[in-house]
RNA sequence: ACGACAAACCGGCAAACCGAUCGCGAGGUCGGGGCGCAAAGCGGAGGGCCUCGGGUGCCCGAGGUCGCCUGGCUACCGAA
Numbered sequence: 001a002c003g004a005c006a007a008a009c010c011g012g013c014a015a016a017c018c019g020a021u022c023g024c025g026a027g028g029u030c031g032g033g034g035c036g037c038a039a040a041g042c043g044g045a046g047g048g049c050c051u052c053g054g055g056u057g058c059c060c061g062a063g064g065u066c067g068c069c070u071g072g073c074u075a076c077c078g079a080a
Base pairs, nucleotide, nucleotide: 012037013036017032018031019030020029021028022027035067041073042072045070046069047068048065049064050063051062052061053060054059055058
């Protein structure tokens, strides 16, 4: 000097719920809130779940959810 890493520090994100607003809906956005999160950062890629429409075996189409799982990309601090 570099790598790995516990705790801590600096900070970060933000569930339920409430208000406003958009959407037929699942849900989204903003504000409050804070259950939790070391990828709860990014991306709906595969699966799952949910909504709407059409047929009704369960498929087809259009959507939603990455804070359900898998995989992809990127990433802060740090001692012995």